[in-house]
Context: one part of a larger RNA
RNA sequence: GCCGACGAGUUAAUCUAUGUAGCAGGUUAAGUAAUAGAAGUUACGGAGCCACAGCGAAAGCGAGUCUGAAUAGGGCGAAAGUUGCAUAGAUUAGACCCGAAGCCGGGUGAGCUACCCAUGGUCAGGAUGAAGCUUCGAUAAUCUCGAAGUGAAGGUCCGAACCGGUUAACGUUGCAAAGUUAUCGGAUGAACUGUGGGUAGGGGUGAAAUGCCAAACGAACCCGGUGAUAGCUGGUUCUCCCCGAAAUGCAUCUAGGUGCAGCCUCAGAUAUUUGCUAAUGGAGGUAGGGCACUGGAUAGACUAGGUGAGAGAGAUCUUGCCGAAUCUAACCAAACCACGAAUGCCAUUAGCUAACAAUCUGGGAGUGAGACUGCGGGGGCUAAGCUCCGUAGUCGAAAGGGAAACAGCCCAGACCAUCAGCUAAGGUCCCUAAGAAUAUACUAAGUGGUAAAGGAAGUUGGAUUGCAUAGACAGCCAGGAGGUUGGCUUAGAAGCAGCCACCCUUCAAAGAGUGCGUAACAGCUCACUGGUUGAGUGAUACUGCGCCGACAACUCAACGGGGCUAAGUAUAUCACCGAAGCUAUGGCUUUCCUCGAUUUAUCGAGGGAGGGGUAGGGGAGCGUUCUCUUUGCAGUGAAGCAGUCGUGUAAACUACUGUGGAGCGGAGAGAAGUGAGAAUGUCGGC
Numbered sequence: 001g002c003c004g005a006c007g008a009g010u011u012a013a014u015c016u017a018u019g020u021a022g023c024a025g026g027u028u029a030a031g032u033a034a035u036a037g038a039a040g041u042u043a044c045g046g047a048g049c050c051a052c053a054g055c056g057a058a059a060g061c062g063a064g065u066c067u068g069a070a071u072a073g074g075g076c077g078a079a080a081g082u083u084g085c086a087u088a089g090a091u092u093a094g095a096c097c098c099g100a101a102g103c104c105g106g107g108u109g110a111g112c113u114a115c116c117c118a119u120g121g122u123c124a125g126g127a128u129g130a131a132g133c134u135u136c137g138a139u140a141a142u143c144u145c146g147a148a149g150u151g152a153a154g155g156u157c158c159g160a161a162c163c164g165g166u167u168a169a170c171g172u173u174g175c176a177a178a179g180u181u182a183u184c185g186g187a188u189g190a191a192c193u194g195u196g197g198g199u200a201g202g203g204g205u206g207a208a209a210u211g212c213c214a215a216a217c218g219a220a221c222c223c224g225g226u227g228a229u230a231g232c233u234g235g236u237u238c239u240c241c242c243c244g245a246a247a248u249g250c251a252u253c254u255a256g257g258u259g260c261a262g263c264c265u266c267a268g269a270u271a272u273u274u275g276c277u278a279a280u281g282g283a284g285g286u287a288g289g290g291c292a293c294u295g296g297a298u299a300g301a302c303u304a305g306g307u308g309a310g311a312g313a314g315a316u317c318u319u320g321c322c323g324a325a326u327c328u329a330a331c332c333a334a335a336c337c338a339c340g341a342a343u344g345c346c347a348u349u350a351g352c353u354a355a356c357a358a359u360c361u362g363g364g365a366g367u368g369a370g371a372c373u374g375c376g377g378g379g380g381c382u383a384a385g386c387u388c389c390g391u392a393g394u395c396g397a398a399a400g401g402g403a404a405a406c407a408g409c410c411c412a413g414a415c416c417a418u419c420a421g422c423u424a425a426g427g428u429c430c431c432u433a434a435g436a437a438u439a440u441a442c443u444a445a446g447u448g449g450u451a452a453a454g455g456a457a458g459u460u461g462g463a464u465u466g467c468a469u470a471g472a473c474a475g476c477c478a479g480g481a482g483g484u485u486g487g488c489u490u491a492g493a494a495g496c497a498g499c500c501a502c503c504c505u506u507c508a509a510a511g512a513g514u515g516c517g518u519a520a521c522a523g524c525u526c527a528c529u530g531g532u533u534g535a536g537u538g539a540u541a542c543u544g545c546g547c548c549g550a551c552a553a554c555u556c557a558a559c560g561g562g563g564c565u566a567a568g569u570a571u572a573u574c575a576c577c578g579a580a581g582c583u584a585u586g587g588c589u590u591u592c593c594u595c596g597a598u599u600u601a602u603c604g605a606g607g608g609a610g611g612g613g614u615a616g617g618g619g620a621g622c623g624u625u626c627u628c629u630u631u632g633c634a635g636u637g638a639a640g641c642a643g644u645c646g647u648g649u650a651a652a653c654u655a656c657u658g659u660g661g662a663g664c665g666g667a668g669a670g671a672a673g674u675g676a677g678a679a680u681g682u683c684g685g686c
Base pairs, nucleotide, nucleotide: 001686002685003684004683005682006681011093012092013091014090015089016088017087018086019085020084021083022082023081025050026049027048031044032043033042034041035040054061055060064076065075066074067073096235097234099232103225104224105223106222107221108220114199115198116197117196118195119194120193121192122191123189125158126157127156128154132150133149134148135147136146137145138144162186163185164184167182168181169180170179201217203213204212205211210219238621239620240619241618242617243616248261249260250259251258252257262367263366264364265363266362267361268360269359270358275352276351277350278349279348280347281346282345288339289337290336294333295332296331298329299328300327301326305322306321307320308319309318310317311316370395371394372393373392374391375390376389377388378387379386400411401410402409415587416586417585418584420583421582422581426577427576428575429562430561431560435574437573438572439571440570441569442568448564454548455547458545459544461542463540464539465538466537467536475532476531477530478529479528481505482504483503486500487499488498511526515524516523588611589610590609591608592607593606594605595604596603597602622675624672625671626670627669628668629667630666631665632664633663640659641658642657643656644655646653647652
């Protein structure tokens, strides 16, 4: 891992509701008796319980009573229940099942390990050479000092056994639940070690690491209390039919829990109350708008006031800067308003709607982590697949078609069947169902098939405006002068470093000069003018489609691909394709209405409306084991097992054949150890 078996809402008491049965007041409990024995059944047993009257704190009164001065008003009352059975829920119990870490009690452990006690054992070899002693020397000396010899000390040195475990590699389903190899530390000592004994968990022991106390010790292990508790995780077993949520508000030692409400379902009741549209009447201060108010904020005018400079002996005068208020002009505001919508909301009336619509009462819930998209906003950076509200939709709980793929986008809501039809979104060259459709334009960028500020004689369209046969624009030929080198400045400054001024003359025209250039001149050129040529040529803003701006990490990789100059874009048009949508045909089923039967909790016919679905509510069934009643089968072959046909909407059921070799069905009731794929489920097998 697979297969098989086992494996989870039970039981008791009490309460509530519904269904059903008995009685009309209901009902017995313990117990007693009878019965052929038991299980049981029947009878007795009225103790007790509920009901039969309530109200008040009570005295008390009583279909009333309390409050109250009240005869008012108001509160609570004044229509049948009760006992079984079944189902559902609640409470108390382990209470659907499995699961802690833990807490407490009583015991078992020091054969591992820590320390201690008693008694034994072990330490190759080598090195060093303390004290003491002896001799000799020095010496006055037997003090003291020196030398040699002897001697043998040491938590001394090197190094096996032994003890340890430094570094590295290997090993990591190992040789091994801590090892191997090499290397390394101690190795006469606070050494190592055998045996026997001691200390015990709220404890021991500890050269102290929370270390060790039998391979997991911040409190051992075993058993018990014990089915501890678990607002947590996981799991929870057959079928079909109807309806169908929530992820919100308030509160919470509360935030992943719970209570009440909201939303779902079932039963009963009310009986048009619901919803939509229109009209009419309302409440309100948002969007917008505005600036009288509250504030903000810009410019100008004018001015109180403040402050500086100058003159004056002073008074004062002259001249600057800032500048409240006021006026003019133009603005801003969620917490500004002398205005003010659209929607939405409330009410009345009318029409449509007749629905698993509305409201109320009662039984049962689940939900209380929501997600994205559009719109209105707060927070944030007018960031986030961000966060928090409102509003609508979808997903959640929704399959189908489209968006290449793609919960939340677009279309559309799947009862079943069909080798029928029509459409939606989206599409129609090939992949790939359907138009290389038609008409007119645009685009040349593969734009289409990513992006901004900004940039550009790309190109389209219409518009405004200047010049132009009295000859425009562009090109070519020619002129482009004089006063004058204007004045100043400067070494120089002559159109052309810079400052000032920018006149006059001759002209067809020519600037006190547009640029290049020189040290300064010179030189080239422009403006401006004439000629040549002969028809359009400039400017401005708008507009459609394009261009640049455009740089990322595995190769094309920013049309889904091929490929496309339309098979791109815009406008218009007609076809077609396209879904589980709609239609057609047949069938199943729910519910309502009508009619008819009648087994009255039933059946049939016709008509209307329905049948996606998680949590969840309701309804109807299938199957398993056993019991009772009844009716059957079976050695002429039961159950079980295997295979095959058939029936039913499903759970399932029947028949036949083989195997098997002794029990087993149907119907009607009843009772449950009643259904397996999941729980790192349990046990077994492979």
A computed fold for a 686-nucleotide part of an RNA from Dehalococcoidia bacterium UBA5748, annotated as large-subunit ribosomal RNA, domain II. The coordinates come from a structure-prediction model, not an experiment, and the mean pLDDT is 85. Its Rfam family is "Bacterial large subunit ribosomal RNA". Lineage of the source: Bacteria > Bacillati > Chloroflexota > Dehalococcoidia.